[in-house]
Context: one part of a larger RNA
């Protein structure tokens, strides 16, 4: 080196783009690297195997033979691979013409609610809870009524509906931008798949500046329950949410399922195309055949039959921990052991 697996048993990086590798449609025809065959050399000796003989056996030792499974050469064969050369159109894109959408950024602007504040009107409550008190409130609260202010979220439509790589995307409008999907079939002609290092996205919280700040709210503070209650309830309430730039890189970053391709019975919602109205293509659910699975279940959106190509795991604690390294303002991330126990 050769095994065996990765939805729940240990195990798919959160996600994507790519760089080296790795693998790659059809058909001719050249080459003869890879591969096959035949011939030469060579492969010390001793081990090793096998037949024999020597020390009384044996270990030991000697004799002879096979082997040394390689490597060099050289003559051939050419179906694979591989290299060169030409051709092709299914893969992969590209051009026309439609379609769908909370894809993504910027600016703008609507309404309903909470808060406040400022006036009318009005009087003792009011809030709050199992019950309560803390709390507001006659310096006029709560209720209503008009007026303003200011921040954040966007009822309803709303839907195993839709976009997006994947974090995730939800008022409306204008501008600026990525992607898909479907029909014609025009063209280009293998341009492809995957990807180690790398680079870039990446919820929430949290970090640095400057702003903002209505609501809710870690922390803190009373009231409360309780034996106690550093909690669950309850009244405030500060960071933090919100914006601008810049950092962080982690999540049950879950489909707990890596991408990509081809092939394998069906039945039944829905989404967007196109049409001959009964089909098709492209998602997206549910049920369930074969088949697979320790079992649950999965089943054309496979976890079923292949193939490529990456990535991971190999009892349990110690430990995703310590030391070094590398990023970071910091928290801290990621790379990752070992004694020991079991």
């Nucleotide at each position: 080196c050769u095994g065996g697996g990765c939805g729940u048993a240990a195990a798919g990086c959160g996600c994507a783009c790519g760089u080296a590798g790795g693998c790659g449609g059809u058909c001719u025809u050249u080459u003869a690297a890879g591969u096959c065959a035949g011939g030469g050399g060579u492969g010390a000796a001793a081990u090793c195997c096998c037949g024999g003989g020597g020390c009384u056996c044996a270990a030991c030792c000697c004799c002879g033979g096979a082997a040394c499974u390689g490597c060099c050469u050289u003559u051939g064969a050419u179906a694979c691979u591989g290299a060169g050369a030409g051709a092709c159109u299914u893969g992969a894109g590209u051009a026309u013409g439609a379609u769908a959408g909370a894809g993504g950024g910027u600016g703008a602007u609507g309404g309903a609610a909470u808060u406040c504040c400022c006036a009318g009107u009005g009087u003792a409550g009011g809030g709050g809870u199992u019950a309560a008190a803390u709390c507001c409130a006659u310096a006029g609260a709560u209720a209503u009524u008009g007026g303003g202010a200011g921040g954040a979220a966007c009822a309803c439509c709303a839907g195993u509906g839709g976009c997006g790589a994947a974090a995730g995307c939800g008022g409306u409008c204008a501008c600026c931008u990525g992607g898909a999907u479907c029909a014609u079939u025009a063209c280009u002609g293998a341009c492809g798949c995957u990807c180690a290092u790398g680079u870039g996205c990446g919820a929430a919280a949290g970090c640095g500046u400057g702003g903002g700040g209505a609501g809710c709210a870690a922390a803190c503070a009373g009231g409360a329950u309780u034996a106690g209650a550093u909690a669950c309830c309850c009244u405030g309430g500060u960071a933090g949410u919100c914006c601008a730039c810049g950092c962080c890189g982690u999540a049950a970053a879950c489909g707990a399922u890596g991408c990509g391709u081809g092939c394998u019975u069906g039945u039944u919602g829905u989404u967007g195309g196109a049409u001959u109205u009964a089909u098709u293509c492209a998602g997206u659910g549910a049920c369930g055949g074969a088949g697979c699975u320790a079992a649950c279940g999965c089943g054309u959106u496979a976890a079923g039959c292949a193939c490529g190509c990456c990535g991971c795991c190999u009892g349990g604690g110690g430990a995703g921990u310590a030391c070094g390294g590398u990023c970071g303002c910091a928290a801290g991330a990621u790379u990752a052991a070992a004694a020991c126990u079991u």